[in-house]
Context: one part of a larger RNA
RNA sequence: GGAUGAACGCUAGCGGCAGGCUUAAUACAUGCAAGUCGUGGGGCAGCAGGUUUGUAGCAAUACAGAUGCUGGCGACCGGCAAACGGGUGCGUAACACGUACGCAACUUACCCAUUACUGGUGAAUAGCCCAGGGAAACUUGGAUUAAUACACCAUAACAUAUAGAAAAGGCAUCUUUUUUAUAUUAAAGCUUCGGCGGUAAUGGAUGGGCGUGCGGUUGAUUAGAUAGUUGGCGGGGUAACGGCCCACCAAGUCUACGAUCAAUAGCUGAUGUGAGAGCAUGAUCAGCCACACGGGCACUGAGACACGGCCCAGACUCCUACGGGAGGCAGCAGUCGGGAAUUUUGCGCAAUGGGGGAAACCCUGACGCAGCAAUACCGCGUGUGGGAUGAAGGCCUUCGGGUCGUAAACCACUUUUUUCGGGGACGAUUAUGACGGUACCCGAAGAAUAAGCCACGGCUAACUACGUGCCAGCAGCCGCGGUAAUACGUAGGUGGCAAGCGUUGUCC
Numbered sequence: 001g002g003a004u005g006a007a008c009g010c011u012a013g014c015g016g017c018a019g020g021c022u023u024a025a026u027a028c029a030u031g032c033a034a035g036u037c038g039u040g041g042g043g044c045a046g047c048a049g050g051u052u053u054g055u056a057g058c059a060a061u062a063c064a065g066a067u068g069c070u071g072g073c074g075a076c077c078g079g080c081a082a083a084c085g086g087g088u089g090c091g092u093a094a095c096a097c098g099u100a101c102g103c104a105a106c107u108u109a110c111c112c113a114u115u116a117c118u119g120g121u122g123a124a125u126a127g128c129c130c131a132g133g134g135a136a137a138c139u140u141g142g143a144u145u146a147a148u149a150c151a152c153c154a155u156a157a158c159a160u161a162u163a164g165a166a167a168a169g170g171c172a173u174c175u176u177u178u179u180u181a182u183a184u185u186a187a188a189g190c191u192u193c194g195g196c197g198g199u200a201a202u203g204g205a206u207g208g209g210c211g212u213g214c215g216g217u218u219g220a221u222u223a224g225a226u227a228g229u230u231g232g233c234g235g236g237g238u239a240a241c242g243g244c245c246c247a248c249c250a251a252g253u254c255u256a257c258g259a260u261c262a263a264u265a266g267c268u269g270a271u272g273u274g275a276g277a278g279c280a281u282g283a284u285c286a287g288c289c290a291c292a293c294g295g296g297c298a299c300u301g302a303g304a305c306a307c308g309g310c311c312c313a314g315a316c317u318c319c320u321a322c323g324g325g326a327g328g329c330a331g332c333a334g335u336c337g338g339g340a341a342u343u344u345u346g347c348g349c350a351a352u353g354g355g356g357g358a359a360a361c362c363c364u365g366a367c368g369c370a371g372c373a374a375u376a377c378c379g380c381g382u383g384u385g386g387g388a389u390g391a392a393g394g395c396c397u398u399c400g401g402g403u404c405g406u407a408a409a410c411c412a413c414u415u416u417u418u419u420c421g422g423g424g425a426c427g428a429u430u431a432u433g434a435c436g437g438u439a440c441c442c443g444a445a446g447a448a449u450a451a452g453c454c455a456c457g458g459c460u461a462a463c464u465a466c467g468u469g470c471c472a473g474c475a476g477c478c479g480c481g482g483u484a485a486u487a488c489g490u491a492g493g494u495g496g497c498a499a500g501c502g503u504u505g506u507c508c
Stems, first nucleotide, its partner, number of pairs: 001508004006504005013380004018375001020372001021338001027335002030333003035080003040077002043073002047071003050067007087291003097215007106208002111204008119153004129142005159184011189196002217263003224254003229251004234246003266288004270281004293314001295312002316327004344370001346369003352366001353364004383413004393404004418445006427435001452497005457478003463492005473480002
């Protein structure tokens, strides 16, 4: 000098744009953050309509009862989603990450393309009803009912398994193609008749899993480490290879090119600085990983060993009728606490994107916006021109004067900004705008509403007076202060930067 997720002191007019718990992965009141589908289903609690019965009335109509008949729909069964999106950086020195290869050892719901099929039967169970238990959470028994829920039968191959034949290829196990036989395995309907689905298979796309080479921290005041350890055979397990797991057999394997141990740490694209080499960092944004009160376990599923799912024991908090239960903000706001320090319990699904749905639409603290604080960057303003009797006043003075100083007053203008009034978007396409009566445009008023902070001994741009008297104090270094202090304090003047300035921390 540059930089900063900064903080502190003094000060402060506006706009644009970005970022905002770096500390306690401490504990959390309250609300919201994942639902949706009635074109899968039985139904009908509530709402609206219809039909019907009765009462009142001449009638219109009103009231009461019945009825799933219709729109719809609480709860329930079922499907899809909930594994995404959002948060955090605890752990991790590891194939976690980056990069380059490989899988002849794998998987992939929804989506796309192609091919074939979509026949029949049955038994239940929620709900509803009845009867109980419990303070509650919840739960037991009985009867009855449906489905795109469940089960069985039929059919079926380019699928799977077993046995065989031929050909080609490779990288050892082998792989591919053609072919024969036997066996096994499937489905679901809805519809306003337009469609939407279901099953099997192949290919694609997308996402994932696994393996390997190389790369990126410190310590030898850590030198030996290791028994599922290293390899084999056989099995189990997995989507898949593998000591991943198990039985048996062998005695190996890693290490001074640093094993093991310890400390620290999420990694990267990048960011800061620097001429570069390098050094430091890893906030925001993007990719990957890990975690979800600390630990463990599996279930469901195409996908989890699952932040707002389950189970177990644990710590903590809450309810309790003492028998037993409930909970998990490292989602968005917000609270306590910690700290030098970090925001609103806001608006909206209008846009973009996501989930469900045939759609209408519903949900979405993702997201789009607004709010707060000069936190950073960028831009604008606080007037412009004229104006010497160099006014008054301040300060200095050799008392002549000098200086603040064209500065002010005064004259003439302008209106960025400000206030008021009028119009008023783009973002959205036929419709739909939270932002927002915002941005922006027009008109009016009026210099009107708007300057500070630090420094002035040298480094380092900028000097005098008074006060103080090794005191009070200053200070980044050298050093100032003990009676003429350009170094302390105040004033005038000057210099620098400017809605900021200075200090402190950290990096180059």